The part of an RNA shown here (small-subunit ribosomal RNA, 5' domain) has 506 nucleotides and comes from a Cellulomonadaceae bacterium. Its Rfam family is "Bacterial small subunit ribosomal RNA". Rfam links the family to the GO terms ribosome and structural constituent of ribosome. The full RNA is in RNAcentral, with records from SILVA. Model confidence (mean pLDDT): 86 of 100.
Context: one part of a larger RNA
This record gives sequence, structure tokens and C1' cells, in this order.
RNA sequence: GGACGAACGCUGGCGGCGUGCCUAACACAUGCAAGUCGAGCGGGGAAAGUACCUUCGGGUGCUUUUCUAGCGGCGGACGGGUGAGUAACGCGUGAGCAAUCUGUCCUUCACAGGGGGAUAACACAUUGAAAGAUGUGCUAAUACCGCAUGAGACCACGGUGCUGAGUGGCACAGGGGUCAAAGGAGCAAUCCGGUGAGGGGUGAGCUCGCGUCCGAUUAGCUAGUUGGUGAGGUAACGGCCCACCAAGGCGACGAUCGGUAGCCGGCCUGAGAGGGCGAUCGGCCACACUGGAACUGAGACACGGUCCAGACUCCUACGGGAGGCAGCAGUGGGGAAUAUUGGGCAAUGGGGGAAACCCUGACCCAGCAACGCCGCGUGAGGGAAGAAGGCUUUCGGGUCGUAAACCUUUGUCCUAUGUGAAGAGAAGAAGACGGUAGCAUAGGAGGAAGCCCCGGCUAACUACGUGCCAGCAGCCGCGGUAAUACGUAGGGGGCGAGCGUUGUCC
Repeated sequence: GGACGAACGCUGGCGGCGUGCCUAACACAUGCAAGUCGAGCGGGGAAAGUACCUUCGGGUGCUUUUCUAGCGGCGGACGGGUGAGUAACGCGUGAGCAAUCUGUCCUUCACAGGGGGAUAACACAUUGAAAGAUGUGCUAAUACCGCAUGAGACCACGGUGCUGAGUGGCACAGGGGUCAAAGGAGCAAUCCGGUGAGGGGUGAGCUCGCGUCCGAUUAGCUAGUUGGUGAGGUAACGGCCCACCAAGGCGACGAUCGGUAGCCGGCCUGAGAGGGCGAUCGGCCACACUGGAACUGAGACACGGUCCAGACUCCUACGGGAGGCAGCAGUGGGGAAUAUUGGGCAAUGGGGGAAACCCUGACCCAGCAACGCCGCGUGAGGGAAGAAGGCUUUCGGGUCGUAAACCUUUGUCCUAUGUGAAGAGAAGAAGACGGUAGCAUAGGAGGAAGCCCCGGCUAACUACGUGCCAGCAGCCGCGGUAAUACGUAGGGGGCGAGCGUUGUCC
């Protein structure tokens, strides 16, 4: 000098765009943050119309509209948060999988025949303070289960051809075995779905080369340890797991141990080499009160799912239950320090749905904060051999100083009134922001300047006060009676809605 997610002191007019718990991965009141589909299913409620009955209260049936607890489907594995752990194939980069999976989507081929038994809802009963639980009975399905069919896929068998770096891979024909399905809407056409198989796409899993902080005042480490055989397990390879066998494996090219740390694209600095950092934004990873576990599923060992254990908080009739903000706001606490319990789904995107639409604290906006960057303003021109006043003086003057007053003028910003968007791509509708931005008219210099410094480094000097005191100070150093170094004033220098200080990095 530059930089900052900064803080502190003094000061503070406006706008645009960004950014905002770096500390306690401390504890959390309250609200919201993941639902949706009635065009899968049975039932229930409401309203309107209509027919019949009527004790004139109403009841029953049908049609339409609408709402819906439950069963069922898809989604809750995305999106959002955090950085605790992790020195690791975690990340980065480059390869590989003849060792793999992939819901929805695209594409191609083939198919959907005929049956069955349940169960929630509901009713009744029991039980509990509650959370809830249990029993009996009834019912539906795109829920569940056999049977049939088998383009085909898979399995074992034997055959032919092609091919690879190995285990091997691919293709073709053969007989044997195993394996499918669901319907809904519509008058219909048709559309949305279902099942099996191939290809693609997307996403994921696994393996390897290289790279990835400090300490040797850590030198030896290792029993599933290293390898083999067999069996199991997985989508899949593998000591992943198990039985048996062998005795190996790693290490001064730093094993092991200890400390620290999420990694990267990037950011800061620097001429570069390098050094430091890893906020916001983007990619990957890990975590979700702490520890452990599996279930469901295409996908989880699952932030707002389940189970167990633990700590903590809450409810309780003391028997037993409920909870998890490192989602958005917000509270307490910690701290030098970091915001609203706001508006909207209008846009972009996501989930569900045939759609209308519903949901969306993702997101888009608004609010707060000079926290940062950028832009603008606080007026402009004229105006004295120079007012008053301040300071100083050698008392002549000098200086603040064209500065002010005063004259002329402008209208950025400001105030008021009126008008008023784009953002909404395809014909129409739909704007939270927002009556915002912008524009027009009017008013009036009116409402808008501070902070630090002036001994040298370093740009800017005098007076008074003080008297090694009070104080200053980044270094050198100032102050003990004329202090350009302390305090105040005048003047000056620098930067300017900021200026200084502190901290950290280069």
C1' cells in the first nucleotide's frame, strides 16, 4: 500500500447493487417450512333440483355440485440448513467396471384371459387420566394371492460361430424349468394408466494412478491382521462376513501415534514465482439432540419416518406418555459483533393431478444495518486594495478571505400534486414488489459535513496554558518555564458520507 462476512470511537443527506451469528454442532416458547390425487376404492357429511310417502315435523329414492377421515398411488432420498466429525479414494484430476444398479422421461417390440380370499374405514363391545390399545362383525379397489398365456427375460444342460489382455464376452438355434398384468374418464372417437423385454438418457455404486497441513521431543505398527480354498452376503468386486489353511502385510520414499482441518471451482495479495484464505455463489462430501439399528422403497440406513439405549425438557390420575429450529422468522444464552415472529406464489423452479388447481419460509420481493462497492448531492456565476468578528503582530500591518453579506441564476436531491410502467415469450386472463421506478407541473438555496493529522519518517505552524506534572507515542522519541511532539485556540494539510483506531492476511 492492498484486502475484510469485521468490530470500536466520532460523524451521517440520497440512490443502485450486494452482504449480514466468524462465538455455544448451546438450549429452544409460538407460527409456518411436504404434500397431492374423488378421473384408483368403499363409506360419511353438506347444498340444490326432482319423484314418492307423510303423523305436515319430516323420511326414502334418483340426478348434479361440493367437502372429506380411511384404504390405495406418487412424492416425503429433491429442495433448504450446518461444518461437528473426517488427513480419508473424503476431495481434485485422469482412467477403469468382462464386477454393477437406475422410479419418473424418450424410443422400439410383445401382451393384458379367467378366478380367489382378506382388510381399514364403519358398527358394537372392552380398556386407559391421556397418548392410545384390544376383541367381535360387515365391505371395496389400480391393495393382496393362486391359475392360464410367454415376443421375451432368467436358470441349469449340451451345440455352433465371432471375439478379447485374464477370470471371459457377444450372437444364433435346441429341448427342460421359473416369471406377467389394472383399471379409470368419456355417448363415442380417444386419452390417461398396467405387464414383460431391448435400446437411450439421467442419476448413482465400486476400483485404480497421481496430488492433498504440522510434529521424529511419536520408530516401530498389525490377529480378520496379509494371502489362499470353500461357503454366505450384495445391484456388484472384495477379509465385506464366516469356517479351515499358510505366515504374512506396512514402515526413515516416515508406517503407527499425536495435533489441526470439511475438499474444490475460486477469493485476497504479489511483476511473477509464491504466500494466505475456503464468507456469499457453484460442484462434491459429511451430519441432523448423543450413540446404535434396521424397515419401506428405483433410490435412505432417511433433518421436519420407525425401533432401542442415553442426557435434557414437558404432561400425568404416578400406572404411563410427548418432544428434537445445523429449515424461515423469532427467544434466552455466549459474544467486540451479525437483521423482520413481514408480503406473495405475479415470475423462475419443484411435488401431486387428465385438468382446473392445491402445496412450496425453495424462490421473488419488501423491512433493518454506511457492513461493502459504485454513483449523486450539500449549489453555480458575479462580488472589496478587502465589512464585522476571530487569531496574530515588530502595532505599520498580516491572515481567515471572494470567504460572507449582497446581486443574478439553476433545480440534481427534497416537498406537494397529477400521471404511471416494463417485468406477463403464443389469442385472452393473471403483478407480491407498487401507486414503486419513470415522466409532467409547482415551490424554494431552502432540509444535507464531518473525521483524522500538522517534530522526523510524512503533506501541513503559530499563540496561550502546563512545567519530567498533566499527558503523547507506530518507530525514533517529546514534557524538568518561551514545548511547531502534552491541552486549547487560530491557521494549515489529507480524505470525504465518511474518517480514524484495533484485529487478521499478503